Notes: Predicted 3D model of a 1523-nucleotide RNA (small-subunit ribosomal RNA) from a Pseudomonadota bacterium. The organism belongs to Pseudomonadota, within Bacteria.

RNA sequence: UCUCUAGAGGAUUUGAUCCUGGUCCAGGCGGAACCGUGGCGGCGUGGAUAAGGCAUGCAAGUCAGAGGGGGAGAAAUCCCACCUGGCGAACGGGGCAGUAAUACGCGGGUAACCUACCCAAAAGACGGGGACAAUCUGGGAAACCAGGCUAAUCCCCGAUGUGGUGUAAGGGUGAAAUUCCCUUACAUUAAAAGGAAAGGAGUUUUUCCUGACCGCUUUUGGAAGGGCCCGCGGCCCAUCAGCUAGUUGGUAGGGUAAUGGCCUACCAAGGCUACGACGGGUAGGUGGCCUGAGAGGGUGGCCGCCGCCAGGGGCACUGAGACACGGGCCCCACUCCUUCGGGAGGCAGCAGCCGAGAAUAUUGGGCAAUGGGCGAAAGCCUGACCCAGCGACGCCGCGUGGGGGAUGAAGGCCUUCGGGUUGUAAACCCCUUUUGCCACUGAGCAAGGGAGAAAAUCCCUGAGAGUAAGUGGCGAAUAAGUGGCUGCUAAUCACGUGCCAGCAGCCGCGGUAAGACGUGAGCCACAACGGUUCGCCGGAUUUACUGGGCGUAAAGGGUCCGUAGGCGGUCAAGUAAGUCCCAGGUUAAAGCUCCCGGGCUCAACCUGGGAAAUGCCUGGGAAACUACUUGACUAGAGGGCGCUAGAGGCUGGUGGAACUGCCGGUGUAGGGGUGAAAUCCGUUGAUAUCGGCAGGAACACCGAAAGCGAAGGCAGCCAGCUGGGGCGACCCUGACGCUGAGGGACGAAAGCGUGGGGAGCAAAGGGGAUUAGAUACCCCUGUAGUCCACGCUGUAAACGAUGGACACUAGCUGGAGGCAGUGUCGACCCUGUCUCUGGCGAAGAUAACUCGUUAAGUGUCCCGCCUGGGGAGUACGGCCGCAAGGCUAAAACUCAAAGGAAUAGACGGGGGCUCACACAAGCGGUGGACCAUGUGGCUUAAUUCGACGACAAGCGAGGAACCUUACCAGGGCUUGACAUGCCAGUGAAACCCGGAGGAAACUCUGGGGUUCCACAAGGACACUGGCACAGGUGCUGCAUGGUCGUCGUCAGCAGGUGUCGUGGGAUGCAUGGUUAGAUCCCAAAACCUGCGUAACCCCUGCCAUAUGUUUGCCUCGUUAGAAUAUUUUUCUAACGAGGAUGUCAUAUGGGACUGCUGCGGAUAACGCAGAGGAAGGUGGGGACGACGACAGAUCAGCAUGGCCCUUAUGCCCUGGGCUGCACACGUGGUACAAUGGGAGCUACAAAGGGUUGCCAAGCCGUAAGGCGGAGCUAAUCCCUAAAAAGCUCCCUCAGUUCGGAUUGAGGGCUGCAACUCGCCCUCAUGAAGCCGGAAUCGCUAGUAACCGGGGAUCAGCCACGCCCCGGUGAAUACGUUCCUGAGCCUUGUACUCACCGCCCGUCACGCCAAGCGAGCCGAGGACAGCAGAAGUACCAUUUUUGUGGUACCAAGCUGGACUCGGUGAGAGGGGCGAAGUCGUAACAAGGUACGGGUACGGGAACGUGCUCGUGGACCAUUCAUUU
Repeated sequence: UCUCUAGAGGAUUUGAUCCUGGUCCAGGCGGAACCGUGGCGGCGUGGAUAAGGCAUGCAAGUCAGAGGGGGAGAAAUCCCACCUGGCGAACGGGGCAGUAAUACGCGGGUAACCUACCCAAAAGACGGGGACAAUCUGGGAAACCAGGCUAAUCCCCGAUGUGGUGUAAGGGUGAAAUUCCCUUACAUUAAAAGGAAAGGAGUUUUUCCUGACCGCUUUUGGAAGGGCCCGCGGCCCAUCAGCUAGUUGGUAGGGUAAUGGCCUACCAAGGCUACGACGGGUAGGUGGCCUGAGAGGGUGGCCGCCGCCAGGGGCACUGAGACACGGGCCCCACUCCUUCGGGAGGCAGCAGCCGAGAAUAUUGGGCAAUGGGCGAAAGCCUGACCCAGCGACGCCGCGUGGGGGAUGAAGGCCUUCGGGUUGUAAACCCCUUUUGCCACUGAGCAAGGGAGAAAAUCCCUGAGAGUAAGUGGCGAAUAAGUGGCUGCUAAUCACGUGCCAGCAGCCGCGGUAAGACGUGAGCCACAACGGUUCGCCGGAUUUACUGGGCGUAAAGGGUCCGUAGGCGGUCAAGUAAGUCCCAGGUUAAAGCUCCCGGGCUCAACCUGGGAAAUGCCUGGGAAACUACUUGACUAGAGGGCGCUAGAGGCUGGUGGAACUGCCGGUGUAGGGGUGAAAUCCGUUGAUAUCGGCAGGAACACCGAAAGCGAAGGCAGCCAGCUGGGGCGACCCUGACGCUGAGGGACGAAAGCGUGGGGAGCAAAGGGGAUUAGAUACCCCUGUAGUCCACGCUGUAAACGAUGGACACUAGCUGGAGGCAGUGUCGACCCUGUCUCUGGCGAAGAUAACUCGUUAAGUGUCCCGCCUGGGGAGUACGGCCGCAAGGCUAAAACUCAAAGGAAUAGACGGGGGCUCACACAAGCGGUGGACCAUGUGGCUUAAUUCGACGACAAGCGAGGAACCUUACCAGGGCUUGACAUGCCAGUGAAACCCGGAGGAAACUCUGGGGUUCCACAAGGACACUGGCACAGGUGCUGCAUGGUCGUCGUCAGCAGGUGUCGUGGGAUGCAUGGUUAGAUCCCAAAACCUGCGUAACCCCUGCCAUAUGUUUGCCUCGUUAGAAUAUUUUUCUAACGAGGAUGUCAUAUGGGACUGCUGCGGAUAACGCAGAGGAAGGUGGGGACGACGACAGAUCAGCAUGGCCCUUAUGCCCUGGGCUGCACACGUGGUACAAUGGGAGCUACAAAGGGUUGCCAAGCCGUAAGGCGGAGCUAAUCCCUAAAAAGCUCCCUCAGUUCGGAUUGAGGGCUGCAACUCGCCCUCAUGAAGCCGGAAUCGCUAGUAACCGGGGAUCAGCCACGCCCCGGUGAAUACGUUCCUGAGCCUUGUACUCACCGCCCGUCACGCCAAGCGAGCCGAGGACAGCAGAAGUACCAUUUUUGUGGUACCAAGCUGGACUCGGUGAGAGGGGCGAAGUCGUAACAAGGUACGGGUACGGGAACGUGCUCGUGGACCAUUCAUUU
């Protein structure tokens, strides 16, 4: 010195994340309105809609000192605005219709102009003449008309010339001078009005002179106000692209104050436009105001400036000024008057009325102030203005009381019942009096004017208003509401309601525990207001100048050429337009901001001074950059020369293979086709095969992520013509360049036109299959088309989804083309370099994926394009096309999202690895029969309830005849069957024994008995009555606890720290091996840890040690019995003694760890084999079940919130039911027989249980069982016989000596009681069934299978169930392709309620908006024609302020087009709607990969043909990477 004072976000797409993107909210504001409420004051503000229509009053007059006239008076004089005249009425006031430029704003110009009144200066005002009003007379309804008299500051003529004008010369100012100024000369020309106080002179009236002051005339200047012109600036639509005849210019003239096509004549043919003309829509502009950090965006009410308008149009007159709001003429519409002949009117002035509207005030007071008009002045006029009234419409201020006051009153609400809260809030005590009411006092606003000679002095003037203010008195007295309380967003509970009623700004709440609805209580916010609605800005960097993007989210034009435009290499000089600096002017005032103040008690409000005012203009300066001019250069660009690769393009010719057809030969029954078939071809000879001929189309191998081209695209070979590129070294031009709106050219396939051609293929079409159907996929045929020529079309996923150009920014490694160098005779290798083309990657970028010298990096330049999804690339319009259609391209309406990338899951008729009795290999079953049992269904008064794929169904139930029992019928009870407390009464008990009725429960009733503490009351106890309450297997397992099932004994699940990633998340936990195992090893950005796995625990298998019982074992002895047999031996029983070696029992230990050996393996983990061992690689079995998921199961086991019942949904009893039976399913039992059945004999367990019990021996009974009573509270006694097996005999293949259902008869047992409804026994009966369809289950070793034993529950038992125990004791596993399930990795996804997912289109129904539509109606402005009022100009005429005509011209009429709007039978699509119909198109390889373009077809999604894309999975190839 300059500059600056400042910018918040949130909700909502997802399972979660990041991004993109829209929607919504919080803020401020308003001329507002609505709803609820309302005490006071100040200052502001108030018809935004119908520029619709208006009753009534007022809003512009004044001058008597210009004149006439009238009136009063004796006169002086005064009054009257009626007439003439002057000034004013062009200001002030209102409105915003029109106007997109005749407007406005800012800055200039006028050398092209005007200006009444005002100021200054100079000069002047002489002479003469004339008319028209009022008044008067006449007519008319009125408006008004006709006739006649007269004055002036009215009008006219003449004179004069300081002057004005013209011509000429000279000088000056200036950027510029015929033009302006000055001087001189000449020529010409206009004037005028008076009024009047006072004074003087003469004088009878009267006249004359001078004359302040007010006026008049001419001229110049000023001040102030205008006219015209120029530059710049500020709306939308290009679906308005071309517009224009007075149009553009010139000459001459007219007109004006003045320039000018402003007007006229003539001449020329110009003028405007992509920098948006013309057209359409909208709109007064601005200072400002609102918002915003700003830049901007929106807006133009009040106040100021400018413009325009005055019922709709046109026109002029007067005047200094008007084409004139309260003047005139005419046309039109409307209203009113009328004697019907004609007239009158214009509130967008102030009030007021009607109307339309969501909506906007008093028919107020006053000229006291400020200002305006007239006047000499007093004064008059002034709805301008100053005040008052109404409205919370806005801003500002004040009040509705202050202090104390806990028992934290009552009441309300909530409650976990303790309490909490409302709440110091109230009551109550003390105090104050703003406001209010009453009374009194009472302003400022007053400046000025008049009288007066004058100073002095006196007099007069206030609408507001008895207002503001002041003083006194009274008394807490008169004064609080509205909205909200799920999140955003400050503030929460209860009840009611039960996807109802309702709420909602967005997300969203409401389906029985709603903080979201309604009410209450409480709380939060603001407060005389509160909320809602509408609008604007902000947030929104969501139109991005500040300050965005375009590979995949919306967005690069299909490609190139090129016009305008934009941008542009190096050096130098000049200029100064941009740029920068300084100064001056301007940017009105008000307002905003800041500074210093002032006035209302403060504030709002008002006010003084200053700063500031980003812009424009002018002057001066600087010269780096841009620009311009000039000169030069060669690095950009281009040309010349040589070499070179190539499916670059066009034309003509030519070749072989294959195919089809035809002819002929050989040959015979098939061929062809498919998942399997059939249609089809073939004995008239196919297919096959050989030979010949014909035709059309395409070019195998080479061939390659190779090459060429701008893109589309381009492939046999040869020739001709032709475009472009690359490389090399020199020469030349000298910025000639880049991009490129419009424009032009090219542009796959399909398609179109005309004419050819037609082998194969093949939309459409025909047929066969498939299928529920199959307008498809598959098959057999087959026409357009595919091919050629010429012409159209102009689109594609025309893609690298990536515009072009230039420069810069690490590398590594392939492929193609060229050149140079070293070595070499050369090929060739190597090295270097230029161009093209791939892969990986630094930095950097990116939302991520990824890109990365071929950028999506860093910069510059130019073009194209985007702005939520759907509607829609659609409609309408325009252009193009033969058509199909293309290009351009909306809106209404509707949704709260639609999207991109990546993440975790889940899923796939995706892939890889692995596991499991998952399959396979086996064994045995189920499904068929009968029976048992459970379930469904049916039935019923009731057949109580629950459980329903796996994970319900021999399940809850491990015991339904009563009980259980929850169900049904009937009968009863009501403080209750059960708990606790209280009150009253009874009894002195309690308790015991009866009687009657009854099915019982229960009801009624009798007798006996008479206690304890205390001894008064009272209590314990019982009964009766009452109150609190009990009770409920009533509901909700989707309100819950607890427990359980299943995934699954599957190997997973999770955390810490670290690291990576914006994040979700990843890593750890992936890979390679290995394991039963996330078991371990190696490796590795991971290192650890936890819950799981394993182990620890129990049982079992081996051993050792210890202990050794009234009972187990061993030994011995005695006695008895039995057998043998007569000595003895054996066995059993009892008793006694002893023992611990073995068995057993009970304890405690040991043992197994891949420890050892070998081999394999990365030397590891580990695997395989072996040794030893009772046992070998987790020895076998059990218990043990991670994080979670299934709203899995259970309110009926228990507990429990809420709801419900309360003489019943509670309780008791009897009887019934849960057992009911056309049927269906599950789980079992027994069988169908000879590996069996029957009979007889005979052997070997384990584990349990037992005193209301197990029950021995013995006896009875065919048996069930009975009698009996020993033993046993159990290693003692009993249940207890184990059975299958074994041995002997019979049965001999049969519905049987199989099988045992069913039924009859007779018994037994339990129990109060076996009818419904028990079990067992005996005799008799002797059903189905001869191994089981589709389908399906279990099991891998002491397992399956077969066999028996025991237990719980239990009086008994429907147990064939369940749980446990032992006996006998197999077969098979090649293997992991397939089925099922699971784990890990990976991939795709439009799924996440997670494939039982998602989702598309037609059709049907309802609603909505828009387009089309035969038409119909209306509006608008142009165009063409007709006609033409008033008026102006001109002409003619001349009883002339007249008449006639011509031109221009408003309204009007006619016509055809155009634009816009309304309406419309009908037809078509679109959007939305809870559960409608048909299919399944898409998302996974979506079951035919999908999609783009095009064509045809089809109920529909769609299908098919041709061509293109990958935004296709899987596999393979290529490249890259590693070795």

It matches the Rfam family "Bacterial small subunit ribosomal RNA". Its family is annotated with structural constituent of ribosome and ribosome in the Gene Ontology.